[in-house]
């Protein structure tokens, strides 16, 4: 340079054919327990890299940019 796959909660993900964002781990607050820890109920946490577009409506579709990996020259 050139094709690819990807960027969503503190982490690792999910999110068929766009319609008010989920899960598991961590965390935090209860209960058990002499006390840890295990278990067990609960509770907070993200407007989706970023800008433009189409749409009544976009994390989902198109464009570019930025970031990250992977393949080719």
């Nucleotide at each position: 340079c050139u094709c690819u796959c990807c960027g969503u909660a503190g982490c690792u993900c999910a999110g068929g054919u766009g319609g008010u964002a989920g899960a598991g781990c961590a965390g935090c607050u209860g209960a058990c327990u002499c006390u840890u820890a295990a278990u067990c109920a609960g509770c907070g946490g993200g407007c989706c890299u970023a800008g433009g577009g189409u749409u009544c409506g976009a994390a989902u579709c198109c464009c570019u940019a930025c970031g990250g990996g992977g393949a080719g020259a």